[in-house]
RNA sequence: AGAGUUUGAUCCUGGCUCAGAACGAACGCUGGCGGCGCGUUUUAAGCAUGCAAGUCGCACGGGAUCCAUGGCUUCGGCUGUGGUGAGAGUGGCGAACGGGUGAGUAACACGUAGGUUAUCUGCCUCUGGGCGGGGGAUAGCCCAUGGAAACAUGGGGUAAUACCGCAUAAAGCCGAAAGGUUAAAGGAGCAAUUGUUCCGCCUGGAGAUGAGCCUGCGGUCCAUUAGUUAGUUGGUGAGGUAACGGCUCACCAAGGCGACGAUGGAUAGCCGGCCUGAGAGGGUGAACGGCCACACUGGGACUGAGACACGGCCCAGACUCCUACGGGAGGCAGCAGCUAAGGAUCUUCCGCAAUGGGCGCAAGCCUGACGGAGCGACGCCGCGUGGAUGAAGAAGGCCGGAAGGUUGUAAAAUCCUUUUCUCUGAGAAGAAUAAGCCUGGGAGUGGAACGCCUGGGUGAUGACGUUAUCAGAGGAAUAGGCCCCGGCCAAUUACGUGCCAGCAGCCGCGGUAACACGUAUGGGGCGAGCGUUGUUCGGAAUUAUUGGGCGUAAAGGGCGUGUAGGCGGCUUUGUAAGCUUGGUGUUAAAGGUGUCGGCCCAACCGACAUUUGGCGCUGGGAACUGCAAGGCUUGAGUUUAGGAGGGGGAGCUGGAAUUCCUGGUGUAGGGGUGAAAUCUGUAGAUAUCAGGAAGAACACCGGAGGCGAAGGCGAGCUCCUGGCCAUAGACUGACGCUGAGACGCGAAAGCGUGGGGAGCAAACAGGAUUAGAUACCCUGGUAGUCCACGCUGUAAACGAUGUGCACUAGGCGUAGGUGGCGUUGGGUCAUCUGUGCCGUAGCUAACGCGUUAAGUGCACCGCCUGGGGAGUAUGCCCGCAAGGGUGAAACUCAAAGGAAUUGACGGGGGCCCGCACAAGCGGUGGAGCAUGUGGUUUAAUUCGAUCAACGCGAAGAACCUUACCUGGGCUUGAACUGCGGGCAUAGCUGCCUGAAAGGGUUAGUGAUCCUCCUUUGGAGGAACCUGCAGAGGUGCUGCAUGGCUGUCGUCAGCUCGUGUCGUGAGAUGUUGGGUUAAGUCCCGCAACGAGCGCAACCCUUACCAUUAGUUGUCAGCGAGUUAAGUCGGAUACUCUAAUGGGACUGCCGGUGACGAGCCGGAGGAAGGUGGGGAUGACGUCAAGUCAGCAUGGCCUUUAUGUCCAGGGCUACACACGUGCUACAAUGGAUGGUACAAAGGGCUGCAAGACCGCAAGGUGGAGCCAAUCCUUAAAACCAUUCUCAGUUCGGAUUGCAGGCUGCGAUUCGCCUGCAUGAAGUUGGAAUUGCUAGUAAUCGCGGAUCAGCUACGCCGCGGUGAAUGCGUUCUCGGGUCUUGUACACACCGCCCGUCACAUCACGAAAGCUGGUGGCGCCAGAAGUCGCUGGUCCAACCUGCUUCGGCAGGAGGAAGGUGCCGAAGGCGCUGUUAGUGAUUGGGGUGAAGUCGUAACAAGGUA
Repeated sequence: AGAGUUUGAUCCUGGCUCAGAACGAACGCUGGCGGCGCGUUUUAAGCAUGCAAGUCGCACGGGAUCCAUGGCUUCGGCUGUGGUGAGAGUGGCGAACGGGUGAGUAACACGUAGGUUAUCUGCCUCUGGGCGGGGGAUAGCCCAUGGAAACAUGGGGUAAUACCGCAUAAAGCCGAAAGGUUAAAGGAGCAAUUGUUCCGCCUGGAGAUGAGCCUGCGGUCCAUUAGUUAGUUGGUGAGGUAACGGCUCACCAAGGCGACGAUGGAUAGCCGGCCUGAGAGGGUGAACGGCCACACUGGGACUGAGACACGGCCCAGACUCCUACGGGAGGCAGCAGCUAAGGAUCUUCCGCAAUGGGCGCAAGCCUGACGGAGCGACGCCGCGUGGAUGAAGAAGGCCGGAAGGUUGUAAAAUCCUUUUCUCUGAGAAGAAUAAGCCUGGGAGUGGAACGCCUGGGUGAUGACGUUAUCAGAGGAAUAGGCCCCGGCCAAUUACGUGCCAGCAGCCGCGGUAACACGUAUGGGGCGAGCGUUGUUCGGAAUUAUUGGGCGUAAAGGGCGUGUAGGCGGCUUUGUAAGCUUGGUGUUAAAGGUGUCGGCCCAACCGACAUUUGGCGCUGGGAACUGCAAGGCUUGAGUUUAGGAGGGGGAGCUGGAAUUCCUGGUGUAGGGGUGAAAUCUGUAGAUAUCAGGAAGAACACCGGAGGCGAAGGCGAGCUCCUGGCCAUAGACUGACGCUGAGACGCGAAAGCGUGGGGAGCAAACAGGAUUAGAUACCCUGGUAGUCCACGCUGUAAACGAUGUGCACUAGGCGUAGGUGGCGUUGGGUCAUCUGUGCCGUAGCUAACGCGUUAAGUGCACCGCCUGGGGAGUAUGCCCGCAAGGGUGAAACUCAAAGGAAUUGACGGGGGCCCGCACAAGCGGUGGAGCAUGUGGUUUAAUUCGAUCAACGCGAAGAACCUUACCUGGGCUUGAACUGCGGGCAUAGCUGCCUGAAAGGGUUAGUGAUCCUCCUUUGGAGGAACCUGCAGAGGUGCUGCAUGGCUGUCGUCAGCUCGUGUCGUGAGAUGUUGGGUUAAGUCCCGCAACGAGCGCAACCCUUACCAUUAGUUGUCAGCGAGUUAAGUCGGAUACUCUAAUGGGACUGCCGGUGACGAGCCGGAGGAAGGUGGGGAUGACGUCAAGUCAGCAUGGCCUUUAUGUCCAGGGCUACACACGUGCUACAAUGGAUGGUACAAAGGGCUGCAAGACCGCAAGGUGGAGCCAAUCCUUAAAACCAUUCUCAGUUCGGAUUGCAGGCUGCGAUUCGCCUGCAUGAAGUUGGAAUUGCUAGUAAUCGCGGAUCAGCUACGCCGCGGUGAAUGCGUUCUCGGGUCUUGUACACACCGCCCGUCACAUCACGAAAGCUGGUGGCGCCAGAAGUCGCUGGUCCAACCUGCUUCGGCAGGAGGAAGGUGCCGAAGGCGCUGUUAGUGAUUGGGGUGAAGUCGUAACAAGGUA
């Protein structure tokens, strides 16, 4: 620090995901040790048991028990003295601390900074003063009573540092002063009559500490919470409090809070800090520390310095427990522990030794605070599980065809070490100093002592603890796992599986070769841990202060006026709020950071140092902002003199057109469409003329033009009215810009009321179209469109671009002004304002923008944050309604999107080509037959091929072929290889059975060949038999493949290097202008070159030459025949077959800008590629072929192999393709006469001759071929037929034959005779061909025993017609355009319906929670009133001194206000649920259509 993921690829936008760090964690697998930390995040749910707050006898009365001892004794005991001193009680202090928890709380609760002249403060410190003298009670105790208990009551008696008067009053308090008013307690030592010391007590002052109250500022969300408040806000008075205060009350006033967010709702303890981050921030508030709140829930007070009190009290409620049913008891959110909940969180441990706290003079007691130990890998840190040597690179595993590789120095083995471990021992190191005792010094001053202050010495106590640590002995001994290996992301192979099982953080893997699943091997990472899950921050500049955006990606408000607010020109002075700079206080400690130090290191702990920032106080500064005062004119505005304009409102007027009405002329149609029909017209339309009526809109001008804020505005005239521009002055003096709310305007459609209604025209009707047509088209037609008034308030309200100001090259138009120059006029220059085009810099993802910015800046407003759900639901507001404004979530996806690129496609466009059309000739489609295919049938009709299959694979299915079916057989097999074994088992000839194959046979015969050693013979091999490996398969997969082939297409294309352009994909080149059959060539050009294709080179054909002449040829010479190159000869010619020549737009003319080229001509056998062939670029179609061959994988192995017989591939209601033969006279029949080329031939071709009507037979000359087989047919010449189902046509069928073959029944071909079907030129449609071509005629060959050949491949003979041209059909090329396609239009994709499933909304209601208001009733308790009843202290009077009476004061009781829970009613809010209902999301295949993307077929 980034990476993956949208696309065919690219750039951008944008979301999702990953790598990091962290945790009070949990889960899975695994687990040796130690140190330091941490450990119910859930149910503030409920709790058994034990403990967690007591202490003081130096405050007090007393004192059980026990001990010692004395006395008495009836021997039971009683009693005195002394000691001991439990338990309980009175009293004091503490219990308000410490410990727990985070429910509540959005608040002065917390943090920070202040205030308190508005306050309190026990114990503590310092400093004053005082402590005199009295009194009456009451617990405990005793007696008695009630009660189950808890506990209560009565009587008697008693003490105090308990309680109450009196005295005193420095000081305090009240008061202006005078004056008034308020206290107390003793105890223990020492000493010994009088003191003194200590601890206490009372009253002041000061401090410290702690607390209360008040204030500024700060830190959550929701506006789908906008108004709230009645003690409410203030005042006066009173009460109350420690204290200010509506804190409370009475009266008076009507205020207070709120868009700078009141009120309400939701959530939440706050902070130091902690986690993360570069930081700014974001998240968090466990442990530790500070504050707050709470203690079963709610209310309340009492005591007290302090509480409205966790282990106190009272009341109410819920719950639990006890009960004798009458009543009682309780509160773990203290430490342990239990139950429950939960994914999940510990011991009912030890100790007060340390630190701290309470009480005490002290000793000491108490202390689940705390110190420790235990449990838990929960976290951090440290250590170990050994080290060295060790190649035969062991064995085993895995991979590999083998060689070998790898695990791997890893192991084994040898030597060594002992942290750890086990055992034994040492160690009491550190944590520790008090009281007391001994001793030195000092203060104080009372005479002294005890004491007090300060040194030294001595001095008990250890939970941890069998501690740490150390030593000895033993022995490598006790100790390694987890995750991952497709990319991100470091690390791969094999097998298994076969869209199954499974994986997955994202992209995505798995459908038979999975580096992605599972296992193994190997490897990578971390390591006593490793992974997963959850959460937070980061990456994410993805909420953007630092640090984003808004033309088209999400995003500018429809437009204006303007309030608050924000921002604001030049200048002077002052001020000092902001700002800035010093000083200072604070921001606790801990934490963080740096340095140093202590545990062996580290974690951990300690010491010292320390930044930025916040707030307060204070000194200085004055540039900028603010504030105050003053000035200025450039911003803004006013005014005078001009100008343009469909700006707005109202009124009046006009002509053209349309429709209707009336009349005339006139007659059969009109109208409408792609074509029609509905419609209209003989009752007179349309057309035409004249007249009239109505409503709406304003042709030409008219323009990229004008005006307006936008919406919008168009005949003319008049009136009223807003804004704008320019020039020159004058004036005001910052009056400005923006603008949340607010207010106004706001197209069309729509709504209300009333008018109006010609044309047009939703709805609707009819006619067409169509598979349908609720559409497009046509004929009609109502709302509406128009006017007035009112509402609605939205639009792709768009420049998809907020407003204002400033700055930053230009050029060309256009509209309105002004000025200069020059003109008869036209003009030209400058400038301002508006409106357009092009373009520089710059910007932009690109497209593009570019002084009218999307450039550069400033000010202010609005808006955005992935797609869908959804502009939906709900709430609220507006509206008459329609609807509008505001505006979510659940759920779901990994994309959705922008711009540009290359293709492909288009019922887009341009150019060009092709027997593509057209022009012609002949066909197919109709008939019969042949052949192939589909379909059907069948036991089987084997398989493949389906635009590019269909006389195709098949250049030969009777058996064979043959792969199919039926049946019968064989099982190492019909053929092949290796290894082992065998040698009378091979082979041959028989016989039985059988359809054959095969099986059977104790029937006969019967061994051989080769090599070597060596010759009685042996060994090996071949052959044969047998066993084991293994064969075999036309079984599957052409979507695992090779090879070959088809198709686009013999179309002219397809690319590369370098350069250049572009962020990039890519472009350029290859486009353009010409030209060509051609990316053929030329010219131009940021391109220059090159490659594969084109062309040429090759073959053939057409002409010539040379060479060579046999089997070819025969002109001349000779011979010879009826004839014949037959012979001698000759090789001239033809021919044969080899080598050359020839043709290149080379020449001429024209044309072409030049050129390439084109047109015409000459010459030439041939002329513009001469004709034909071979030759098929990059690629496309997962095109075809596993059945030609080869081949991976899979399947099969007494069968899917193999052998055999028979059958089938030849079936037949039908459909299609390709052919043959015809339908006739350009013909048929009969007879005669010519002229080829190219091939084949020994299991062969076969002549002459003979037989047969013929097929053919007999026979065999010749030929291994320029030698023989070997005759062309159309044509031509004659004759006949005369237009008919025929002398056309030949199907079909019968009979008789021939040939091949083991065999022609299924199922061959041929011949003869007889038979003589359809068919009279073929609908829609469709095909071939541009010259030696079509058409027509015959000949040959392959395969092959024969043949279904009319097929296929070749050969020659005869031999045409037409082509204006490129509008249209098909196909192709190229340029361009659009695109939502890229599997590329056979694409993509929308909506309803049906089914499944998920979440949500509505809903008669039902159920709960939580508020508000009103009312009822009202516990405890404070306060007030009352107080008839009761009462010791004090006062007064009386007294028989016992007391009595009264008073002061107090108490019970009663009562009033307030008042919790509770009840009733109304209402709000929130949650759950609800028959039914609504849409939405998702789902591999469903149904119906075709809406969108191309002009998407109606943009």
Small-subunit ribosomal RNA from a metagenome, 1499 nucleotides, folded computationally.